[in-house]
RNA sequence: GCAGCCGUGGUAUAGUCUGGUUAUUACUCUGGCCUUCCAAGCCAGCAACCCGGGUCCGAAUCCCGGCGGCUGCACCA
Numbered sequence: 001g002c003a004g005c006c007g008u009g010g011u012a013u014a015g016u017c018u019g020g021u022u023a024u025u026a027c028u029c030u031g032g033c034c035u036u037c038c039a040a041g042c043c044a045g046c047a048a049c050c051c052g053g054g055u056c057c058g059a060a061u062c063c064c065g066g067c068g069g070c071u072g073c074a075c076c077a
Base pairs, nucleotide, nucleotide: 001073002072003071004070005069006068007067010027011026012025020057029045030044031043032042033041050066051065052064053063054062
């Protein structure tokens, strides 16, 4: 340099193919219940779509560009 895949709360992750109600779940965190106390369990809450642009009534999803990561290939007297 070329190609493919990936990027979503603090962490991990579903949803993307086939656009549509307030973006899913678990852990963590906060509060409460329970318990002599802790753990476990139960209830509630906080918090996210890598960046920019386009299409559309409507974009996490489709298109274009960029950034970052991984893998493969190429180059490397």